[in-house]
RNA sequence: ACGUGCUCUGGGGUCGGUGAGAAUCCGAGCCGGCGGUCAUAGUCCGCGAGCCGCACCCCGGUGCGGUUGACCUGGUGGAACUCCAGGACCGACGGUCAAAGUCCGGAUGGGAAGAGUCUCG
Repeated sequence: ACGUGCUCUGGGGUCGGUGAGAAUCCGAGCCGGCGGUCAUAGUCCGCGAGCCGCACCCCGGUGCGGUUGACCUGGUGGAACUCCAGGACCGACGGUCAAAGUCCGGAUGGGAAGAGUCUCG
C1' cells in the first nucleotide's frame, strides 16, 4: 500500500386558489443519493434505489437478464455540458372522495458508497 473482517454513517422538499372532495388540478414556491471528471454536476459518464421477466429456493430471499427522467445560450479560464449570468427541463411503485418529485405506505427496509478500526493475509 492492497485485500479481508468488524463498527458507524449513508435522500431532500408547501403555501394560496377552485371545489362536495385536491399537500394530487390551477398559480406561485421548494428539493436534488453515490463514484468519476484537467475545476465544484438533479440534466455529462457510470452506479444505486424502483419496476418487469427468468432461474433457484430453506418461501425469507438469492442470482442473472431487461428497463430506468431531464440543458441550452453567453462569459471567465490553459482546462468547466460541473463555476458565473440568463433562460429551460426532469423526477419509480402502491395508496388517496380528485390526477402526487414534495402527503401516506412498503421502509426501524435496502443501498451505491464514505469514514473509522483490530486481529489476520
A computed fold for a 121-nucleotide RNA from Sanguibacter suaedae, annotated as FMN riboswitch aptamer (RFN element). The prediction has a mean pLDDT of 81. Rfam family: FMN riboswitch aptamer (RFN element). Its family is annotated with FMN binding in the Gene Ontology. NCBI's taxonomy places the organism under Bacteria, Bacillati, Actinomycetes, Sanguibacteraceae, Sanguibacter.